[in-house]
RNA sequence: AAUCGGGUCCUGCGCGGCAGAUGUUCAUGAACCCCGCCAGGUCUGUGAGGAAGCAACGGUAAAUGGACCUCUCUGGGUGCCGCAGGGCUGCCUGGUUACG
Numbered sequence: 001a002a003u004c005g006g007g008u009c010c011u012g013c014g015c016g017g018c019a020g021a022u023g024u025u026c027a028u029g030a031a032c033c034c035c036g037c038c039a040g041g042u043c044u045g046u047g048a049g050g051a052a053g054c055a056a057c058g059g060u061a062a063a064u065g066g067a068c069c070u071c072u073c074u075g076g077g078u079g080c081c082g083c084a085g086g087g088c089u090g091c092c093u094g095g096u097u098a099c100g
Stems, first nucleotide, its partner, number of pairs: 001097008009086006015079002018075004023068006034059003042051003
């Protein structure tokens, strides 16, 4: 100096990881405008009974918090990851040949 290959660069696909959402589970959670059960009291009846039903209690709704990531979804200057395609202006690196 020439030539071949790889990396850096771009795109797509995939894998893992991080974050969020969903989901599961636990807890809190409605004076009344949720449910159940309704002490007392109220109403009704000659009476036996019946009716509505506050508080309390129990269970839930919306919501909030904790735990779990099994599944699903979303996102990125997540990863000296993998595969394929593109690119070779420049840089890095390996091989071969030739010259000095």